[in-house]
Context: one part of a larger RNA
RNA sequence: GGAGAAUGCCUAGGCACUGAGAGCUGAAGAAGGACGCGACAAGCUGCGAAAAGCUGCGUGUAGGUGCAAAUGACCGUUUGAUACGCAGAUAUCCGAAUGGGGAAACCCGGCAGGGAGAAGCCCUGUCACCCAUAGAUGAAUAAAAUAGUCUAUGAGGAAGGAACCCGGGGAACUGAAACAUCUAAGUACCUGGAGGAAGAGAAAGAAAACUCGAUUUCCCGAGUAGCGGCGAGCGAAAGGGAAACAGCCCAAACCUAGUUUACUAGGGGUUCGGAAUAUACACAAAAAGGUAUUAAAUCAUAGUCGAAUGAGCUGGGAAGUUCAACCGUAGAGAGUAAAAGUCUCGUAGACGAAAUGAGAAGAUAUCAAGUAUAUAUCCAGAGUACCACGGGACACGUGAAACCCUGUGGGAACAAGGGGGGACCACCCCCCAAGGCUAAAUACUACUCAGUGACCGAUAGCGCAUAGUACCGUGAGGGAAAGGUGAAAAGAACCCCGGAAGGGGAGUGAAAUAGAACCUGAAACCCUAUGCUU
Numbered sequence: 001g002g003a004g005a006a007u008g009c010c011u012a013g014g015c016a017c018u019g020a021g022a023g024c025u026g027a028a029g030a031a032g033g034a035c036g037c038g039a040c041a042a043g044c045u046g047c048g049a050a051a052a053g054c055u056g057c058g059u060g061u062a063g064g065u066g067c068a069a070a071u072g073a074c075c076g077u078u079u080g081a082u083a084c085g086c087a088g089a090u091a092u093c094c095g096a097a098u099g100g101g102g103a104a105a106c107c108c109g110g111c112a113g114g115g116a117g118a119a120g121c122c123c124u125g126u127c128a129c130c131c132a133u134a135g136a137u138g139a140a141u142a143a144a145a146u147a148g149u150c151u152a153u154g155a156g157g158a159a160g161g162a163a164c165c166c167g168g169g170g171a172a173c174u175g176a177a178a179c180a181u182c183u184a185a186g187u188a189c190c191u192g193g194a195g196g197a198a199g200a201g202a203a204a205g206a207a208a209a210c211u212c213g214a215u216u217u218c219c220c221g222a223g224u225a226g227c228g229g230c231g232a233g234c235g236a237a238a239g240g241g242a243a244a245c246a247g248c249c250c251a252a253a254c255c256u257a258g259u260u261u262a263c264u265a266g267g268g269g270u271u272c273g274g275a276a277u278a279u280a281c282a283c284a285a286a287a288a289g290g291u292a293u294u295a296a297a298u299c300a301u302a303g304u305c306g307a308a309u310g311a312g313c314u315g316g317g318a319a320g321u322u323c324a325a326c327c328g329u330a331g332a333g334a335g336u337a338a339a340a341g342u343c344u345c346g347u348a349g350a351c352g353a354a355a356u357g358a359g360a361a362g363a364u365a366u367c368a369a370g371u372a373u374a375u376a377u378c379c380a381g382a383g384u385a386c387c388a389c390g391g392g393a394c395a396c397g398u399g400a401a402a403c404c405c406u407g408u409g410g411g412a413a414c415a416a417g418g419g420g421g422g423a424c425c426a427c428c429c430c431c432c433a434a435g436g437c438u439a440a441a442u443a444c445u446a447c448u449c450a451g452u453g454a455c456c457g458a459u460a461g462c463g464c465a466u467a468g469u470a471c472c473g474u475g476a477g478g479g480a481a482a483g484g485u486g487a488a489a490a491g492a493a494c495c496c497c498g499g500a501a502g503g504g505g506a507g508u509g510a511a512a513u514a515g516a517a518c519c520u521g522a523a524a525c526c527c528u529a530u531g532c533u534u
Stems, first nucleotide, its partner, number of pairs: 001526002008519001009484002013456002015453007022445002024160002032094003035048003039071001043067002054088006063075003099108003109127007129157002131154007164195001165193005175182001179229001205212002216243005226234002247437003250381001254267005273379003276375006289367006298358004303351003309324005325342002327331001333345003386410007396422001417432005471478002491518001494505004
């Protein structure tokens, strides 16, 4: 000196969180794609035959026609472009894909209308299935009825979605120092369904005292009571403290109406039980509530204003340094030729919406009622409760095994009734199953905004500084590598050697051993020169 790429420095990208927000999309055709659209256009981005866009409204200002230079042709500067926000229009073909078919992005139709329009061709609209409602029609089977068929109506369903949620199925490795009950674990995985949350939920509860009073979540109770080849391990509840709080509606008795024992509709009524009958009292106002309509503040989606410094020196360059100032509700941060409170963007603080969304205080309208006592006449969820057998689930492995669920069989009572209080019985106490709805506190983060880090800094950090690309595989699937000239291209005019590559001058630059194979440039390895030595 070459080659090489480590190291250092850097960051355009990641990782993990925090605080807010937002939380479903889709036949009004989604998610995701294919193919197109540019003056020139391969990729990305954007868009859709109205195709890097069209319209309206708002913001905003001198420039603009994306990444992405150059050329060309244009647009715009008070008649306001490009850009940003809101709303709308357009939105090919495939895809649930839905007129029929199909090897996705293609092929072939019916009907109606249109293109001068008979054939052919083209254009526009429409034509899948299921469900619900209504109507028409209508078998087997004489009448009637039903099944079926057809029509109309429906922002009904279908498909997608990171995790979270609820069901239906459901392993093994592993642990037990082997292994079979057990564990792992109702985990992984498959599958159905829903939502912005889901599920649960207003006691046939928990308990055992002077009882409590829907559900959910957290802390304690407690690794306790228990379960357990009493091994490995599994593991509560009451109660206490917090978060958040909210309660309701049917069925039936009875009444009324309807083609009338049965059914339907309305009233009534719903556990401090009710109805019926009788008696007594009260008789429409307030509060609170439901429903409908409307709706303020405020917030979000563009933006606006926003204090204060100069000179000398060094240097390629000042933000460095010296001297002298200033602002501060702003000395967070980033950028600017180096290290800037006062240069730029910002920051503290203050303000802002034609339009859309959130928000619901409030307003208006409307709806909704008897109370007590007595009688013990009626009602109060049936193949249910319960029992047996077989299982499951409960912290609980059959155990003394209740409670809960149910495959098979059996099968009640009717409020003078029934269930529970961990076998079972008595007493006592608590509750009322076999109908339904229900916000909040809770879970998660695909997504948006703001921010944080004794997180990474290019073999790290996501697989990707972007790429599910290149490439591999018939396929399911697997899956990379690859960052850095310089402050600024000022990216080396011109001359010389050479076919070129490349190089030598010249020039630029602070630097060219920063020259694009470009910051720094270690080592292995290679060459040359010199010294010593053989």
Molecule: large-subunit ribosomal RNA, domain I
Organism: Methanosarcina sp. Ant1